[in-house]
RNA sequence: UAUCAUGUCACACCGAAUUCCGCAGGUGCGGGAGCGGGGGAACCAUUAAUAUGGGGUGAAUUGCCUGCAAAGCAAGGGGCUAUCUUUCGGUCCUAACCCGCCAGCUAACCUCGCAGGUGUAGAAAGCGAGUUUGG
Numbered sequence: 001u002a003u004c005a006u007g008u009c010a011c012a013c014c015g016a017a018u019u020c021c022g023c024a025g026g027u028g029c030g031g032g033a034g035c036g037g038g039g040g041a042a043c044c045a046u047u048a049a050u051a052u053g054g055g056g057u058g059a060a061u062u063g064c065c066u067g068c069a070a071a072g073c074a075a076g077g078g079g080c081u082a083u084c085u086u087u088c089g090g091u092c093c094u095a096a097c098c099c100g101c102c103a104g105c106u107a108a109c110c111u112c113g114c115a116g117g118u119g120u121a122g123a124a125a126g127c128g129a130g131u132u133u134g135g
Base pairs, nucleotide, nucleotide: 011119012118013117014116018033019032020031021030022029023028034114035113036112037111038110039109044104053102054099055098056097057096061075062074063073064072076094077093078092079091080090081089084126085125086124087123088122
């Protein structure tokens, strides 16, 4: 000097998954705010239903290819690229899980969750915020 690993703190990212208070003091319990999800009238929509079951969270779907699948390709969808926004360029993801024969929308109302996992440093333009010093 460079690389790798581990721990702590700070900063930042995906995601709804943050914060405060009280009690307790062996990892908990209760509550508030905030964010997010599900169920649930009228009206509207659906026009049958019965296994080709149906439905939900999520960006995570569809098509081609294949005997089927995998892999791959394409379209569509989603994230990152360090104040923020947009564009260009670059780079990645396109899973997983749940309900259990049952659910369209849906005011009132009812109800649930607040986890888990990570570490980028390009360009241009624009709009802003904060701090310090002087007048």